Large-subunit ribosomal RNA, domain II from a Minisyncoccota bacterium, 696 nucleotides, folded computationally.
[in-house]
Context: one part of a larger RNA
């Protein structure tokens, strides 16, 4: 892990609510203890003490269908008749209160056979080294002493077994072992070890002090009781079916992951088969958002003018002139969440109508009170976040399956009662994979750009399509080619030179079709090559500039890449039109089930209604949670039954009914009891609880 059994809202008391019964309508309604009968039994008659009600209001005194406040005959509060007792269930309280689950407080006891430390009495330390005092003995010395040699055995001295310990490392680490084992180590005549007896303990011992030991327990032992402690906290919580269906939100809380209340949910009565509710027209309204303005308060450019202060820079002998400050006016052009002369759609209060079922009031039971993504307005941030607060009675998800989006709570589409070899659409698609156009018409793209997002910037580019504006052209335009491109003259000046072409100055004439005192290249400097200009060939368009379509570069990433893949180039890519066709659990079509209304039949009826049945319309995803009818199981009484010709149990399987939980039926086993009807009472239903117990 599996199996099997066993495992969680109970019971009393009180209280309110709802159903049922009984008994009542004030001559209200129930008994309790007790006693009497009975059998010592089940019940039966007594028993009205008591308790709820028939009045209430006031702190009371009172007063009374009223009363209390008040001065008040006025306002205002509370009040102006229906119960009562069982049962049955909802929920509340108060007890262990659904079940399991601390760590912990307290109270008696038990322990020092383990380990602290003490007492009283025994016992244990191999062998070697050092060699204190101390006595001797000899030498030197005038003594004081000093040296030397023999003896001598001190020491929390040395080195080393036993014996205590237990530094480092290895090993073990379901073990040999809930602390050993190897090997190395520290003490080893003491503050030693160490044997028996014996003492001291739980807020207490005892510690050479580590909160260390006090029996594998110790920042307060163990064991029992208190005790089912307590747990705003985690887990679990057991058959069906059917109706409805939420929150994740305010406001208070030693309060934030607990609670109350109040919002949203559901049931049941009333309003009522009528009103309010949602909505869609009409029609009246207030506003100060969005935008826009500069009229106000302010902010901010660029002029002008005037005025002030002389504080200031610079020029001036002075005057003053110029910059420059500051304030105000005026013109041009601006900005504002805490500005507005202005000023919407929206919403929001009414109104009128139309649709057609809501709404509202009390009551009874809840649950929520961690939200989240998207969309829009905003605030915080970086107009960062799958980031955070708010708002919209916004929308899904939560509590929602389907199909689209490769894949995917929250995006698109659409809201699943059930069957189906029916049918039409959504959204998205329609070469293969993979159902449906290799459709149609006109583009544009060459970059596989693209084929959905993410994923792309500034910037740059004779890439390409489209519109514009505009100049030059048959009086021949751009391009090519072929000829020329000249004289005065090597302009003057500078220069070592300066000759169109280093540099400054000037840029004039002349022939001519046409040629700059020269726009490059180039020489030390000439030369030497083109260049504007020009003529000839040549035949028809050619430059410029703006704006936009759709492509280029820019463009680097981490494990092998990629549009979901293969693939795709007048496309399977962009775009703009068309027309088919596919596609869901949508919608339709057929043919069943249930709820709810409405309107018929038929039976009962305590006349309040309840069963059956037939049609008809609209609903039938759901998570917390209301609410409704049900299924099983054991036991009691009760009706009727079954069984050795074979109960219960347990084995098979593709029987049969039933919306289902689960009920019959067969067969094989089994071997002595069991069901069915209508009540009633529960130890009443298992997959989860790191459940429990037992099996494998």
């Nucleotide at each position: 892990g599996c199996c099997u059994g066993c495992g969680a809202g109970u019971u009393a008391a009180u209280g309110u609510g709802u159903g049922c019964u009984g008994c009542g309508c004030a001559u209200g309604a129930c008994u309790a203890a007790a006693a009497g009968c009975g059998a010592u039994g089940a019940g039966c008659u007594u028993g009205g003490a008591g308790u709820c009600g028939a009045a209430g209001g006031g702190a009371a005194a009172c007063c009374g269908a009223g009363u209390g406040u008040g001065a008040a005959u006025a306002g205002c509060g509370c009040g102006u008749u229906u119960g009562u007792a069982g049962c049955a269930c909802g929920c509340a309280u108060u007890a262990g209160a659904c079940c399991c689950g601390a760590a912990g407080c307290a109270a008696g006891g038990u322990g020092a056979g383990c380990u602290a430390c003490c007492c009283a009495u025994g016992a244990g330390c191999a062998g070697g080294g050092u060699g204190a005092a101390c006595u001797u003995u000899c030498u030197c010395g005038a003594a004081a002493g000093a040296g030397a040699g023999a003896g001598g055995g001190a020491g929390g001295c040395c080195c080393g077994a036993a014996c205590c310990g237990u530094u480092g490392a290895g090993c073990c680490g379901u073990u040999c072992a809930a602390a050993a084992c190897u090997c190395u180590c520290g003490g080893a005549u003491g503050a030693c070890u160490u044997g028996u007896g014996g003492g001291u303990u739980g807020g207490a011992g005892u510690g050479a002090a580590a909160a260390g030991c006090u029996a594998a327990u110790c920042g307060a032992a163990c064991c029992u009781u208190g005790u089912a402690a307590u747990a705003g906290c985690u887990g679990g919580u057991u058959c069906u079916c059917u109706c409805u269906g939420a929150a994740a939100c305010a406001a208070c809380u030693u309060u934030u992951g607990g609670g109350u209340u109040g919002g949203c949910g559901u049931c049941g009565u009333a309003u009522u088969g009528a009103u309010u509710g949602a909505u869609g027209u009409u029609u009246g309204g207030g506003g100060g958002u969005a935008g826009a303005g500069c009229a106000c308060u302010g902010g901010a450019a660029g002029g002008a003018u005037u005025a002030g202060a002389c504080a200031g820079g610079g020029c001036g002998a002075a005057a003053g002139c110029u910059c420059g400050c500051u304030a105000a006016u005026c013109c041009u052009a601006u900005c504002a969440a805490a500005c507005u002369c202005c000023g919407a759609a929206u919403a929001c209060c009414g109104u009128c109508u139309g649709c057609g079922u809501u709404a509202u009031a009390c009551g009874g039971c809840a649950g929520u009170u961690a939200g989240u993504a998207c969309g829009u307005g905003g605030g915080g941030g970086c107009u960062a976040a799958g980031c955070u607060c708010c708002a919209c009675c916004g929308u899904a998800c939560a509590a929602a399956a389907g199909g689209a989006g490769a894949a995917g709570a929250g995006u698109c589409c659409g809201g699943a009662u059930c069957u189906c070899a029916a049918g039409u659409u959504a959204a998205g698609g329609u070469c293969c994979c993979a159902a449906a156009a290799u459709a149609u018409a006109c583009g544009u793209u060459a970059a596989g750009u693209a084929c959905a997002u993410c994923a792309c910037a500034a910037g740059g580019a004779g890439g390409u399509g489209g519109a514009a504006u505009u100049u030059c052209c048959c009086a021949g335009a751009c391009a090519a080619u072929g000829a020329g491109g000249a004289u005065g003259u090597u302009g003057g000046c500078u220069u070592a030179g300066a000759a169109g072409c280093a540099g400054c100055c000037a840029u004039c004439a002349u022939u001519g079709a046409a040629a700059g005192a020269a726009a490059g290249c180039g020489u030390a400097a000439c030369a030497g090559c083109u260049c504007a200009c020009u003529c000839a060939u040549c035949g028809a368009g050619a430059g410029a500039u703006u704006c936009u379509g759709c492509g280029c570069c820019a463009a680097a990433g981490a494990u092998a890449a990629u549009c979901g893949g293969g693939g795709u180039u007048u496309a399977a890519a962009c775009g703009u039109a068309u027309u088919a066709c596919c596609g869901a659990a949508a919608c339709u079509g057929a043919g069943g089930a249930c709820u709810u209304g409405g309107a018929g039949u038929u039976c009962c009826u305590u006349c309040g209604g309840g069963a059956a049945u037939u049609u008809c319309a609209a609903g039938u995803g759901g998570u917390a949670a209301g609410a409704g009818a049900g299924c099983a199981u054991u036991c009691u009484g009760u009706u009727c039954g079954c069984a050795a010709u074979g109960a219960a149990g347990c084995u098979a399987a593709a029987g049969g009914g039933g919306u289902g939980a689960c009920c019959c039926a067969u067969a094989g086993u089994g071997g002595a009891g069991c069901g069915u009807u209508c009540a009633g009472a529960a130890g009443a239903g298992a997959g989860a609880a790191u459940g429990c117990a037992g099996g494998c």
The source organism's lineage runs through Bacteria, Bacillati and Minisyncoccota. RNAcentral holds the full RNA, with entries from ENA.